[in-house]
Context: one part of a larger RNA
RNA sequence: GGCAUAUGGUGGAUGCCUUGGUACAAAGUGGCGAUAAAGGACGCAGCAGACUGCGAAAAGCCUCGGGUAGCUGUCAAGCAAGCUCUGAUCCGGGGGUGUCCGAAUGGGGAAACCCAGUGCGCAAGCACUAUUUUAUGCUGAAUUCAUAGGCAUAAAAGGUAAACCUGGCGAAUUGAAACAUCUUAGUAGCCAGAGAGAAAAUAAAACAAAAGUCAUUCCCUAAGUAGCGGCGAGCGAACAGGGAGAAGCCCAAACUCAAAGCUUUUGCUUUGGGGGUUGUAAGUGUUCAAACGUCCGCGCGGGAGAUUAAACAGAGGUAUCUUUGAUACUUUUGUCCAAUCUCUUAUGCGGCAGAGUCUAAACAGUGAUUAGUCAAAUAGUCUGGAAAGGCUAAUCAAAGAGGGUAAUAAUCCCGUUGACGAAAAUUACUUUUUGCUCUGAGUUUUUAUUCUUGAGUAGCUUGGGACCAGAGAAAUCCCAAGUGAAGCUGCCGGUACUAACCCGGCAAGGCUAAAUACGCUUUGUAACCGAUAGCGAACCAGUACCGUGAGGGAAAGGUGAAAAGUACCCCGAAAGGGGAGUGAAAUAGUUUCUGAAACCAUAUGCCU
Numbered sequence: 001g002g003c004a005u006a007u008g009g010u011g012g013a014u015g016c017c018u019u020g021g022u023a024c025a026a027a028g029u030g031g032c033g034a035u036a037a038a039g040g041a042c043g044c045a046g047c048a049g050a051c052u053g054c055g056a057a058a059a060g061c062c063u064c065g066g067g068u069a070g071c072u073g074u075c076a077a078g079c080a081a082g083c084u085c086u087g088a089u090c091c092g093g094g095g096g097u098g099u100c101c102g103a104a105u106g107g108g109g110a111a112a113c114c115c116a117g118u119g120c121g122c123a124a125g126c127a128c129u130a131u132u133u134u135a136u137g138c139u140g141a142a143u144u145c146a147u148a149g150g151c152a153u154a155a156a157a158g159g160u161a162a163a164c165c166u167g168g169c170g171a172a173u174u175g176a177a178a179c180a181u182c183u184u185a186g187u188a189g190c191c192a193g194a195g196a197g198a199a200a201a202u203a204a205a206a207c208a209a210a211a212g213u214c215a216u217u218c219c220c221u222a223a224g225u226a227g228c229g230g231c232g233a234g235c236g237a238a239c240a241g242g243g244a245g246a247a248g249c250c251c252a253a254a255c256u257c258a259a260a261g262c263u264u265u266u267g268c269u270u271u272g273g274g275g276g277u278u279g280u281a282a283g284u285g286u287u288c289a290a291a292c293g294u295c296c297g298c299g300c301g302g303g304a305g306a307u308u309a310a311a312c313a314g315a316g317g318u319a320u321c322u323u324u325g326a327u328a329c330u331u332u333u334g335u336c337c338a339a340u341c342u343c344u345u346a347u348g349c350g351g352c353a354g355a356g357u358c359u360a361a362a363c364a365g366u367g368a369u370u371a372g373u374c375a376a377a378u379a380g381u382c383u384g385g386a387a388a389g390g391c392u393a394a395u396c397a398a399a400g401a402g403g404g405u406a407a408u409a410a411u412c413c414c415g416u417u418g419a420c421g422a423a424a425a426u427u428a429c430u431u432u433u434u435g436c437u438c439u440g441a442g443u444u445u446u447u448a449u450u451c452u453u454g455a456g457u458a459g460c461u462u463g464g465g466a467c468c469a470g471a472g473a474a475a476u477c478c479c480a481a482g483u484g485a486a487g488c489u490g491c492c493g494g495u496a497c498u499a500a501c502c503c504g505g506c507a508a509g510g511c512u513a514a515a516u517a518c519g520c521u522u523u524g525u526a527a528c529c530g531a532u533a534g535c536g537a538a539c540c541a542g543u544a545c546c547g548u549g550a551g552g553g554a555a556a557g558g559u560g561a562a563a564a565g566u567a568c569c570c571c572g573a574a575a576g577g578g579g580a581g582u583g584a585a586a587u588a589g590u591u592u593c594u595g596a597a598a599c600c601a602u603a604u605g606c607c608u
Stems, first nucleotide, its partner, number of pairs: 001607009015593001016558002020529002022526009031160002039101003042055003046079002049075003061095006070083003106115003116129005131157009164195001165193005175182001179230001206213002217244004227235002248511003251454001255274008279488001281453003285449002289445004295351005301345008311335011352440006360434003364430007372420003378393005394411002396400001402414003459483008469495001490506005545552002565592001568579004
């Protein structure tokens, strides 16, 4: 020096464990913010470093419920001082307080700071004072009226947030084994905006093909098909079929009513109401005809008509007589008044009926969420440090899910099955009532006919873009510039285009739930991970640290059943160690379970 064996050191693999993660499912829920958010700074405890909580009323205040014997949060033990059955601590609902910064909003500013004005108040102090838009009011120049401008008041907005959504702008690395069309990709990124928590889309100028379907959205399939493509790399539908879910509507116009204005001749304009909404065309007005229908009561007023009676006036007739006339009867006309009846019209009140009101408000009922409550049934013995294990004998079970307890517990504890529970706040559904608004006379069908049916639109040309479709034979859709129809005897489409058929539809206005996407909360599950794994983060992690900054971004779990964490003695300056003691175990001693290998020693043996 090497090899071997043994005993140690070092080291932290492995095994076991889990406080943490991951994925999915179900239910619920989806914003917060000038009543000051999200996010922070600085403070607040008897001793107080950090975390948590809170805000000068500062680990908390008031109140309403729950709950029960202890409590003054955690790391983290202790001392001190207190609270509490007159119910504390704790859990939940509501309220109060809530420094400073931050949209930050009195002005400024190098965020958490500096400096004001006005009003009120004895003072301490309190309140208000940003901008933009809209509305209203008051003022008010050049410049008479006016306008601009100024001021005040009220309302709204602003900012933030992980994803999902819509729109606008829009790459490159890459692939094509180079690269330019192409691809990556309308992706990433940026910007704007929204959410009846979804958004978007949506009720055919659609598909199809001789048969038919019938808004949109999503899934499966068709199908890696038809196609596109330096026909390279690659890209890539639709119809039909099967499911999830299903829901349909409103304007503009024709015509008409009301009001106002302008004009002047029965017009025009505006506003509001009615009417009306489509492709077997539909609707409007007029017309022909038919069917069904026409709310009730009261009060007051206007108009028209009829009848009756009386009075007056005029005229006529008959009879009688006292005969230039008188009386009686009668006819008729006119006037006035009264009464009754009928018809019509306007208006007020009440009732009834119908319709509407994003079910507006309220009551009630049934639920849900935010604290909770009750809850069955086992003993002995053996081993052991410890019984839940073995043995013996029992019990409950709508509970033998799971976790904990000194090893493996249905019957020890928490729970579980089952049954119950809210003063307060929020919320879903259902029914009813009330309030408010409108309407009460037309409606339906039929014959003929008038009018209306979305114009700088569709189409076309040029240039781009979207579709499976890269300009191609290129339909269809969208945009820009130019041009520019028809109007129901009309128009569009059916993949160039065209004629005649055929088929499908009605553009140039708008709304619309569900099935779908994503997040959060709670509950549950897992042939998901188990500390180099699983989230970056099981631990005081978006921390330490790095970077001017945008940004990047760790490592780090385990004594024991219980600290019972080694009193006391000895050596040593101490560290540390030896005894002693605790413990089942100390080679479990806080550098703590197990404790591999590399590596380093010691002892013994063999070889050189």
The part of an RNA shown here (large-subunit ribosomal RNA, domain I) has 608 nucleotides and comes from a Patescibacteria group bacterium. Its mean pLDDT, the model's own confidence on a scale to 100, is 80. Taxonomically the source falls in Bacteria candidate phyla (Bacteria). RNAcentral holds the full RNA, with entries from ENA.